c-di-GMP-I-GGC riboswitch aptamer from an Armatimonadota bacterium, 89 nucleotides, folded computationally.
It was read from a public genome assembly, where an Rfam model found it.
Lineage of the source: Bacteria > Bacillati > Armatimonadota.
RNA sequence: CGCGAAAAAGGCAAACUCUUCGAAAGAAGGGGACGCAAAGCUGAGGGUCUACCCCCGGACAACCGGGCAGGACAGCCUGGCUACCGUCU
Repeated sequence: CGCGAAAAAGGCAAACUCUUCGAAAGAAGGGGACGCAAAGCUGAGGGUCUACCCCCGGACAACCGGGCAGGACAGCCUGGCUACCGUCU
């Protein structure tokens, strides 16, 4: 460098739930463990989700449908950066 064991040490923590924040997607913290060898960081490419505002259409209007600036997800994939333990194979 590579690799990751029905092993050891250590780590993270899905769903659900409580509080707070947010228009929402979702986020932070507590509880909780489905899983994870980068489930550490990065929103660069793809993807997915959301869409207060804005645009188009309908409606007297409340509002509804579509699109979108923007936003979110790193536990969807790819790329980039960094790293603990072990070394059976």